[in-house]
A computed fold for a 507-nucleotide part of an RNA from an uncultured Planctomycetales bacterium, annotated as small-subunit ribosomal RNA, 5' domain. RNAcentral holds the full RNA, with entries from ENA and SILVA. Rfam family: Bacterial small subunit ribosomal RNA. Rfam links the family to the GO terms ribosome and structural constituent of ribosome. Model confidence (mean pLDDT): 84 of 100.
Context: one part of a larger RNA
Order: sequence, then C1' cells, then structure tokens
RNA sequence: AAUGAACGUUGGCGGCGUGGAUUAGGCAUGCAAGUCGGACGCCCCUCGGGGGCGUGGCGAAAGGGUGAGUAAGGCGACGGUAACCAACCCCGCGGAGGGGGACAGCCACGGGAAACUGUGGGUAAUCCCCCAUGACGCCGGCUCGGGGCCUCUCGAGCUGGCCAAAGGUGCGACUCCGCCGCGGGACGGGCUGUCGUGGUAUCAGGUUGUUGGUGGGGUGACGGCCCACCAAGCCGAUGACGCCUAGCGGGCGUGCGAGCGUGGCCCGCCACACUGGGACUGAGACACUGCCCAGACACCUACGGGUGGCUGCAGUCGAGAAUCUUCGGCAAUGGUCGACAGACUGACCGAGCGACGCCGCGUGGAGGACGAAGGCCUUCGGGUUGUAAACUCCUGUCGAGGGGGAACAAGGUGGCGCGAAGAGCGUCGCUUGAGUGAUCCCUGGGGGAAGCACGGGCUAAGUUCGUGCCAGCAGCCGCGGUAAGACGAACCGUGCGAACGUUAUUC
Repeated sequence: AAUGAACGUUGGCGGCGUGGAUUAGGCAUGCAAGUCGGACGCCCCUCGGGGGCGUGGCGAAAGGGUGAGUAAGGCGACGGUAACCAACCCCGCGGAGGGGGACAGCCACGGGAAACUGUGGGUAAUCCCCCAUGACGCCGGCUCGGGGCCUCUCGAGCUGGCCAAAGGUGCGACUCCGCCGCGGGACGGGCUGUCGUGGUAUCAGGUUGUUGGUGGGGUGACGGCCCACCAAGCCGAUGACGCCUAGCGGGCGUGCGAGCGUGGCCCGCCACACUGGGACUGAGACACUGCCCAGACACCUACGGGUGGCUGCAGUCGAGAAUCUUCGGCAAUGGUCGACAGACUGACCGAGCGACGCCGCGUGGAGGACGAAGGCCUUCGGGUUGUAAACUCCUGUCGAGGGGGAACAAGGUGGCGCGAAGAGCGUCGCUUGAGUGAUCCCUGGGGGAAGCACGGGCUAAGUUCGUGCCAGCAGCCGCGGUAAGACGAACCGUGCGAACGUUAUUC
C1' cells in the first nucleotide's frame, strides 16, 4: 500500500460499486421457457370475435448459476483442416406435378387410492409415405488441362446411376409470409500442430490397445476412436510414471523496475448440474428446471405402487468469525415465438438490507474576558483547559415536512396525403415509466448529526494519583519488587475522523 474480509468501540446524509470465500451439505413455498388460430381437427360462448384441448412448427443446446473435477480431451499465443459441420440470417440460380396413409384430440367401454393408463371406433394438417420431374448436387466410368502436402485436389467435355417440395393470408399473390434443391457469404462450432502454462526424486523406471503397420468398422471429419491379424515397439533425470495442490486467460494487488502474489466482481474459454452410467430427439446435447437404468437421500400411499433433485431468483435449516429481500416492473436494453398486435422473460432494469469498499458533503459562521464556574496541576504567586463556553449578531449546506416536474421514450396505434403497394415517407390525433427524480420554490429554526486509537524508544503526544514482580501491559526492545512519563484512573495532549483500532493474508 492492498482485501469479496471478520471482530471491538462508535455511527449523520448521499452517489457509485459490492456482498455465501466454509458444507459442489440438505431443502418447505412461489416464480425462473414458452410462443404461433395467418399450419390443422375438435369443443364452448352473448355469433362480433374470443377462450380451451390436442396435433404440428420454431424455441427449449440461448440466457442464468457454480468451480466439484481437470496439471491436460483444459487454457493462452500463433497456425493447419488437401480430414469437417452448420438451424435461424444475407446474396445468387432453379423448382413445387400426382396419389395414398396414420395417430392424438373426440366418441364408447374399462383399470387405478393416486401418478397415470388399457381396448375399440373414427378425423385434419406446413404430420408420415409412395410415384413423377430433377442438376451447376452426390456416387461412378472415359478424355483433356491446371495445381499440390504421399494418400490427392480443381476445372472442362461426354456418359451411367441416385435423391426434393407445403401450404397460409387475402377480392386478388410462384409479387406478402412460408416450402424444396444447389452454390456462395456471415455468425457459430468440431478436429488438429508447435510453443508456453504448479509442487514433490523421502515417487525412477512406466506402458499391452501399450507403439507402429495392413485390412475393416464407426464418425460430419482425421485418428487404436473401436475391432481382427502382424511386428515389438513407445515414453523417461530436458524428470516419464506416481502422489499432492489447482479451473485457465484478459486482468487484479504490490513494486522505480525486474519480479512476487493472486484469478472475487466484469469479459472470453473450459468443466459440472443429487451420485454413477447410457443413449434418444435434433442443425446443435449425451442435454441444470428432457428421457432411461442403478444408487444414496427425502416425501406421498388405500401397501399394490408412485413422486422429487435451488451449483436459477428470493427464501429456510445446518456448519461457520462471516456474506442480503420469500420486493417492483417488462418502462428501457436484449432474447424466444409471432405477418402483426402482442405473449413469455427472477436475463435485465430498478428498489430494499449491510460504513463491506471508494468518493463527496455535513455536524455551523463571525464577534466574544489580561480570561466566568467547574476540572487538573501548583514552587500557593499562579498556570492550564480557553475564544473554548455563556452571551450577541448571522447563515441555511445536509437532514425533516410540503410543492414542482425535465429527462431516461425509442416506440405502438387510428385517420388523411404521396405511392403500384398491406414497402416506405409525410402529417394530424390518441397512447406507453417499474423506478429514479435534477435545477427550482415554500415552511421552519442552531435546532437532528463525533468518535476511536494512542502518548517509554522505534513514533507525533506528559503530568498527578492508585498499585507495589501484585494486578496488569507488550509489535520488537522491554515495563511492574513504595515517588512507574510503559499497569489502572483522572486531567492534558497527539493522530485520524463517520470512522478508528485489532486480527488474518499479499507485495
């Protein structure tokens, strides 16, 4: 000098930050992911349009949390991918002909305490399937040309095979929103190379899918990733293997620097989601609030059987020196869905609590005695507290009460006009603020606002009394055994000040 601090004493206001570091211990309750009726069937109503159930689509892989694990399948820097993917978005080119089917919801009848579930019937679609068309696409053959990093790759021509689609709104649409194929882009990701990235040798040898090859499987893709066979390799004192510790970086603290320490808040990456394992769906997961299995724990039960996962936001118990409200709002920013209106959003924006931190302000100003009282000291003369108080005159910051309302608002919507237009532009009207709340105005009147540590030396600031190696102090040196500037108190002083000290830790 610093801290996500804690503890003690004290505590007026505001702004901006910040706050479960320990038990990645257990969790009551509420909320945290939905949306679309302009994809579709059905039901209800006041027949205008709404509401509901289900199918279908998109989203739910984002956002939010945590740091357990991980010393390398991570992270960081710079590369490679001739070994790759890619939903939504943008650009370009082309296309959408015909037919069929199922299952929810629904109806009927059942089972179960519940969770839930069975059988039969029947139904729509942007649900599913078949046929057609189809190439600059994919797979293969031939010819030619270019390039490269061995396997290759790019381009041109000829040729064989394979594969697609869905509609909606509306008076009106390949023109608005969608659908299908291909090429390119953007954003995002997968894999991979080199170098860097803790401690310990009181861990010295480690390894059998191990190291390599051939062939295959698998993947979007390379690869012992997996498998069969073959060979016997591969790593290691430049520290393999083991053990301990740890998420990494941008940064942060300190320091003139080199360095040392650190990784909380914010940003990027990674990993995890009760514990362990697994796959499904999907452009993307091996998926925090999806599924299955096992386990521990907890809850319900009619004992047959079920249900759950706060390392989301609040909140609770526990452990702890220790860390907050079961708040308001979608007004803004952003996200998902939607043609729109809009819905949802504990992301977010705000408010609340905590001197936890930093910063700012205040607790009054001027005058006022050769100097009140009281306290303390005294050589008894006096000194000091001390212009301090009283008292007089002012001021009105902050706080209190009241008023006021800028800005945070961009947008949305209705009419009219321009316009081919439901694109866009202009104009008029209506409308959107959870919360903050400025400058300013009024009321009032010194009223409501100072403490903490220290005073032997280091180190700024000393006297008296009490105590008598006792009681005690102490960071180091050291004080205390009868005059203690070091213990306790008083007075006085010194330092800092809404704080001051102590403890812990880093430089």